[in-house]
Context: one part of a larger RNA
């Protein structure tokens, strides 16, 4: 030195990123009195806080039982110590605010327990059953021995107040007159060759032409769905401007043009777990506060089911403050085990 563990004057978070750690407080379901905001009227709540306790003698009530006594609950008076849940052992510190998630719950087995993910609760969409969806080349099976109050998906996530505009892109859904369109089909036409006749001519042969196979290509035509195209659809993937003037000091801009879009961010929130500039500015808390709480709003770059704001209960969540409390500190100090080290 490491690891446990006890005590420690005066102070009491001055430690520290942070009150980590340890304290303190705390009666195995102890009894009495009393308990705020806020609320979903259940809760908050064991709130916070205050009392009591032991022994002796007695008295009363009340139950069992009837002589006596046993057991509970309520005084009465006396007694002892510094203390009466008198050791041990056991056994909540509290309160105040904001932030996320509504809760109970799940999780990264072996560095994350959360604010994640689930949850009831909302919605959209697909499915009429031999169902949709999945597994399987199939047969077939889950779905389901179930049938739309059902079953799969997809996004939000109690509950309260609400969820605003855009369908121009993308996708879906629907409709389809017209365009464009594969393959089959069609077969004008053109090679190629074979047999037939005929004329020609440069006559062992080629040329053109009947007429018959064979082949090889192949124009028009006419052709589905898709896509063009029309129409709906955002709790469908997503989006939701800018420039200048303008009111009786400045300021500002309700109001005006103006370009540009498919529409130009509504309610409510806002330096936020989003704010760069920034320790923004003003208020509160403290002597003294890059954090904190409350406002302002100039949102670098909030915003409405990739929800917007709120919200009691809750939480080994984060943040900040307070009370109590303490070796966390000033600032060290003394001990008591295991180790280490040293011989063995």
């Nucleotide at each position: 030195g490491g690891a446990g563990g006890c005590u420690u004057a005066a102070g009491g978070a001055a430690c520290u990123c942070g009150g980590c750690a340890a304290a303190c407080a705390a009666a195995c379901u102890a009894c009495c009195c009393g308990u705020a905001a806020c609320u979903u009227c259940g809760g908050g709540a064991g709130a916070u806080g205050g009392g009591u306790u032991g022994c002796c003698a007695u008295u009363u009530u009340u139950a069992g039982u009837u002589u006596a006594c046993u057991a509970a609950a309520a005084g009465u008076g006396g007694u002892c110590g510094c203390a009466g849940c008198g050791a041990a052992a056991g056994u909540g510190u509290g309160c105040u605010a904001a932030c996320c998630g509504a809760c109970u719950g799940u999780u990264u087995a072996u560095c994350a327990a959360a604010a994640a993910c689930a949850c009831a609760g909302g919605u959209c969409c697909a499915u009429g059953c031999a169902a949709a969806a999945u597994c399987g080349a199939a047969a077939g099976a889950u779905a389901a021995g179930g049938u739309a109050u059902a079953u799969g998906g997809g996004c939000u996530g109690a509950c309260g107040c609400c969820u605003g505009c855009c369908c121009a892109g993308u996708g879906c859904c629907g409709g389809u007159a017209a365009g464009u369109u594969a393959a089959a089909g069609g077969g004008a036409g053109g090679g190629g060759u074979g047999a037939u006749u005929a004329a020609g001519u440069u006559u062992u042969a080629c040329u053109u032409a009947u007429u018959u196979g064979c082949u090889c290509u192949g124009a028009a035509c006419a052709g589905a769905a898709g896509c063009u195209c029309c129409g709906g659809u955002a709790a469908a993937c997503g989006g939701c401007a800018g420039c200048a003037g303008u009111a009786a000091c400045u300021a500002u801009a309700a109001c005006u043009g103006u370009u540009c879009u498919a529409c130009g961010g509504u309610a409510g929130c806002g330096a936020a777990g989003u704010u760069c500039c920034u320790u923004g500015u003003c208020g509160g808390g403290u002597a003294a506060g890059u954090u904190c709480c409350g406002a302002c709003g100039u949102g670098c770059a909030c915003g409405a089911a990739a929800g917007g704001c709120g919200u009691a209960a809750c939480g080994a969540g984060u943040u900040a403050g307070c009370a109590a409390c303490u070796g966390u500190c000033u600032c060290g100090a003394g001990c008591c085990u295991c180790u280490a080290c040293u011989c063995g």